[in-house]
Context: one part of a larger RNA
RNA sequence: UUACGUUGAAGGAACUCGGCAAAUUGCUCCCGUAAGUUCGCGAGAAGGGAGCCCAGCCUUUGGGCAACCAUUGGUUGGGGGCACAGAAUAGGGGGUGGCGACUGUUUACUAAAAACACAGGACUCUGCGAAGCCGCAAGGCGAUGUAUAGGGUCUGACGCCUGCCCGGUGCCGGAAGGUUAAAAGGAGAGGUGAGAGCUUUGAAUUGAAGCCCCGGUAAACGGCGGCCGUAACUAUAACGGUCCUAAGGUAGCGAAAUUCCUUGUCGGGUAAGUUCCGACCUGCACGAAUGGCGUAACGACUUCCCCACUGUCUCCAACGUAAACUCA
Repeated sequence: UUACGUUGAAGGAACUCGGCAAAUUGCUCCCGUAAGUUCGCGAGAAGGGAGCCCAGCCUUUGGGCAACCAUUGGUUGGGGGCACAGAAUAGGGGGUGGCGACUGUUUACUAAAAACACAGGACUCUGCGAAGCCGCAAGGCGAUGUAUAGGGUCUGACGCCUGCCCGGUGCCGGAAGGUUAAAAGGAGAGGUGAGAGCUUUGAAUUGAAGCCCCGGUAAACGGCGGCCGUAACUAUAACGGUCCUAAGGUAGCGAAAUUCCUUGUCGGGUAAGUUCCGACCUGCACGAAUGGCGUAACGACUUCCCCACUGUCUCCAACGUAAACUCA
């Protein structure tokens, strides 16, 4: 000096990105236990008390003919120790936001999560030799199932809800019309030939799906405006005008896991707060199953605060074990 331990005056997070690490708590019985809530929970909430040994009395149960033995609970009195769950084992707790409902799953060897899954919801395909998938095929899975079934896609418990746009793209429907391949068709034209013929080319016309066209469809892919003026202080604009659009963002939420300007402004907490919580709304660039907003319970998730606790620190010290260094 390093590793792993033990102890520590006074203070007690001043350390640090952050209480990381350590410390505290820890068992059983009794008392007691808040908000919230889906009435299950929260909850071991929180917070207190008791616990060893001896003796007396009362008492439970079992065995025994009985004496008595074992055992349960209570109560009274006493004893010793620094310490009585005397060692070991053995939850720190509380408050408040975010995200995800939950138990689960995941990057074997840097990520366990807010990611995946999930029950529930919705759309869509599929009538059975089903759709879909594997295979060249035979055949197989689906399924020894049959639409309360099976496949695909999205969302993700529950509660309240899920607005407007079908112009573009997609999908679905459409006995008309336009375009259109092979094919059919042959008016004609060319070559050759004496001719019959052989041969080359070929207009009109008839030709499917698709596309064009006409409709529908957004829990399909997606989208959801600008400028100007106006009220008897000022400010603001319920109101008006105008341009554009397929339609101009509804409810709810909002400096947010989203806010650039920004440490926005106000309030709370601190002596002091770029974080945090509650508001405001000027949303650079929230927004409704690419779901919106809430939500008890849950979480080795994440933000902030408090109590307890401590060598994290002020500020380091001593000791033990093992190494390194040194001839030692």
Background
Large-subunit ribosomal RNA, domain IV from an uncultured OCS116 cluster bacterium, 328 nucleotides, folded computationally. It matches the Rfam family "Bacterial large subunit ribosomal RNA". The prediction has a mean pLDDT of 89.